[in-house]
Context: one part of a larger RNA
């Protein structure tokens, strides 16, 4: 820009893409077969490998948010206590998120038409013949079926609702995240829980400082403390005001 009014939402599916894998064991059955040795087809079930997708309740990894221990040195006048720098200084843990080694699921069944092949009926050719007419089977291949994109499918489809005018609707702007390079997408904008703050909780770390008590002291204890809390809730305290533009 188009889809002959403008919107919001829900869709059909022409067409495209993805997936499609391979074992082992048990039963049938030590059956059929076979002198024996051995040992099935068909069918049913169980359980794996690799691959793929999704997810984070579990097991874990990371986790330069966080908590703790600690070395050297500088600073806060000193002690105590903090803090800067040294690969996050080093080390031990670790929420959310992300992730796999973790968890769940998948390949199919089934249908159609077939290949090689197997047949039925059957002439040409009184026989025979799966073929010439006709008919039936037959494979991980083909077409569907499963997942997914999809009406610029210009053949531009369908349905529902809204608006008849600066209307419906959209944008700008702002607070943001399940989104993200920007944009876009999604949530919210006072008729409000969108983010921050505050409060509570899950959770992390592991018992703060100061002081008391015990001990000559190191230290222990009062103390599950203190700090944090990307998660989950509650709460308008703060910021999402008012407006403007398109239509």
């Nucleotide at each position: 820009c188009g889809u002959g009014a403008g919107a919001a939402g829900u869709u059909u599916g022409a067409g495209g893409g993805g997936a499609g894998c391979c074992g082992a064991c048990u039963c049938u059955a030590g059956u059929a077969c076979g002198a024996g040795a051995g040992g099935a087809c068909c069918g049913a079930g169980u359980u794996g490998g690799a691959c793929a997708a999704a997810c984070c309740a579990c097991u874990g990894g990371u986790g330069u948010a966080u908590c703790u221990g600690u070395u050297g040195u500088g600073u806060c006048g000193c002690c105590a206590g903090a803090u800067g720098c040294a690969u996050g200084g080093c080390a031990g843990a670790g929420u959310a998120g992300c992730c796999a080694a973790g968890u769940u699921u998948g390949g199919a069944a089934c249908g159609g038409a077939u290949a090689a092949g197997u047949g039925c009926u059957g002439a040409a050719a009184g026989c025979a013949u799966c073929u010439a007419a006709g008919c039936a089977c037959g494979a991980a291949a083909c077409c569907g079926g499963c997942c997914u994109c999809a009406a610029g499918a210009u053949a531009a489809g369908a349905c529902u609702u809204c608006u008849u005018c600066g209307a419906a609707g959209g944008g700008u702007c702002g607070u943001c995240a399940a989104a993200g390079a920007c944009u876009a997408u999604g949530a919210c904008g006072u008729a409000g829980a969108u983010a921050g703050g505050u409060u509570g909780c899950a959770g992390a770390u592991g018992u703060a400082a100061a002081g008391g008590c015990a001990g000559u002291g190191a230290u222990g204890u009062c103390a599950a403390a203190g700090u944090c809390g990307a998660g989950c809730a509650a709460u308008a305290c703060u910021a999402a005001u008012a407006g403007c533009c398109c239509g």